[in-house]
C1' cells in the first nucleotide's frame, strides 16, 4: 500500500432503516436479618432542572431520508489476511 472485519454506557453486548443501550455483570438505594451472606424490589448514558419535563448522545466530519447505530462519501483508530522491504 491492497482486501476484509470492527469502533455503541463503568464492562460484555442487543437493536441491521421506525422508542438506542434489550439481556447480563458491576454500582447505588431499599426489603429481609441480631448482624452479615444469599435472595428479592427499584434505579443506574450524559447535561440542565427541586420536580414535572427538556436538550444532547452509537469513533470524527459531511450526505441521503419523514426518519440513520444501521445506507453513501471522506478521515482516524483497532484486529486479521496479502503484498512490498532486509
Nucleotide at each position: 500500500g491492497c482486501c476484509g472485519a470492527g469502533g455503541u454506557g463503568g464492562c460484555g453486548g442487543a437493536a441491521c432503516g421506525g422508542u438506542a443501550g434489550a439481556c447480563g455483570c458491576g454500582g447505588c438505594g431499599g426489603c429481609c436479618u441480631c448482624a452479615a451472606a444469599a435472595g428479592c424490589c427499584g434505579c443506574u448514558g450524559u447535561c440542565c432542572g427541586c420536580a414535572a419535563g427538556g436538550g444532547c448522545g452509537u469513533g470524527c466530519g459531511g450526505g441521503u431520508u419523514c426518519g440513520a447505530a444501521u445506507c453513501c462519501c471522506g478521515c482516524c483508530c483497532u484486529c486479521g489476511g496479502c503484498a512490498c522491504c532486509a
Molecule: transfer RNA
Organism: Gemmatimonadota bacterium